The RNA shown here (SAM riboswitch aptamer (S box leader)) has 94 nucleotides. Its Rfam family is "SAM riboswitch aptamer (S box leader)". About the family: The SAM riboswitch is found upstream of a number of genes which code for proteins involved in methionine or cysteine biosynthesis in Gram-positive bacteria. Its family is annotated with regulation of gene expression in the Gene Ontology.

RNA sequence: AGCCUAUCUAGAGUGGUGGAGGGAAAGGCCCAAUGAAGCCCGGCAACCAGCAAUAGCAUGGUGCCAAUACCUUCAGGAAACUGAAUGAUGGGAA
Numbered sequence: 001a002g003c004c005u006a007u008c009u010a011g012a013g014u015g016g017u018g019g020a021g022g023g024a025a026a027g028g029c030c031c032a033a034u035g036a037a038g039c040c041c042g043g044c045a046a047c048c049a050g051c052a053a054u055a056g057c058a059u060g061g062u063g064c065c066a067a068u069a070c071c072u073u074c075a076g077g078a079a080a081c082u083g084a085a086u087g088a089u090g091g092g093a094a
Stems, first nucleotide, its partner, number of pairs: 003092006013041001015040003021031003025073004042065003047061003050057002069086001074083003
């Protein structure tokens, strides 16, 4: 990398550093010198482990902290919307 499986409309910073990008892809639409990414600190959550024992804790391993996964993409539908694809994250098998 590929495969199986669960979840994806909740939640999370007036901090430090840094110095121009960022929001997967394409098309849009946005965010950003009133400071992007990255890093540190902080926080959210509760998938796995741990502890506890139906519920809970938040110790360890991940994850996450603009906008529904920012919107659309393919199919159905007048639309609302539904299903899929793609993607992300956890767990698992070989």
The coordinates come from a structure-prediction model, not an experiment, and the mean pLDDT is 85.